A computed fold for a 74-nucleotide RNA from a Planctomycetota bacterium, annotated as transfer RNA. Rfam family: tRNA. The organism belongs to Planctomycetota, within Bacteria.
RNA sequence: GGGCUUGUAGCUCAGUUGGUUAGAGCGCGUCCCUGAUAAGGACGAGGCCGAUAGUUCGAAUCUAUCCAAGCCCA
Numbered sequence: 001g002g003g004c005u006u007g008u009a010g011c012u013c014a015g016u017u018g019g020u021u022a023g024a025g026c027g028c029g030u031c032c033c034u035g036a037u038a039a040g041g042a043c044g045a046g047g048c049c050g051a052u053a054g055u056u057c058g059a060a061u062c063u064a065u066c067c068a069a070g071c072c073c074a
Stems, first nucleotide, its partner, number of pairs: 001073007010026004019057001028044005050066005
């Protein structure tokens, strides 16, 4: 220098033939349960989907550029 893949909650990930409100597990907080702890149960907080533009009535999803990480080639 060229090519490919990935980027979504604190962590691990799902969601991509564009369409009603963005979800799960673990973790965190409050409460219940217990003599107490663990386990268990209920509820809750936490995201504007890597950034900026574009297409569209509508974008996490499609397109372009950039950023970061990984892999391959030179």